Predicted 3D model of an 82-nucleotide RNA (transfer RNA) from a Chitinispirillia bacterium. Its Rfam family is "tRNA". The family's RNA type in Rfam is transfer RNA. Taxonomically the source falls in Chitinispirillia (Bacteria, Pseudomonadati, Fibrobacterota).
RNA sequence: GGAGGACUAGCAUAACGGUAAUGCAGCGGUCUUGAAAACCGCCGGCCUUACGGCCUUGGGGGUUCGAAUCCCUCGUCCUCCG
Numbered sequence: 001g002g003a004g005g006a007c008u009a010g011c012a013u014a015a016c017g018g019u020a021a022u023g024c025a026g027c028g029g030u031c032u033u034g035a036a037a038a039c040c041g042c043c044g045g046c047c048u049u050a051c052g053g054c055c056u057u058g059g060g061g062g063u064u065c066g067a068a069u070c071c072c073u074c075g076u077c078c079u080c081c082g
Stems, first nucleotide, its partner, number of pairs: 001081007010024004018065001026042005044055004058074005
């Protein structure tokens, strides 16, 4: 220099162009003498007393009624070729 792949919440990963989801971790509870395990509930971020509102798929832009998904560009990492 060239080719391919990956990037989604603290971590690991899903998701046909149509509500961003599951597990783990975490928090609260039940149980226990106490703990573990098990079970129940909650669990992305910001603003708000609350109701509620807004935003979020590595960054930026484009296409589209609608984008994690398609296109362009940039970044980081992995593999291969030279």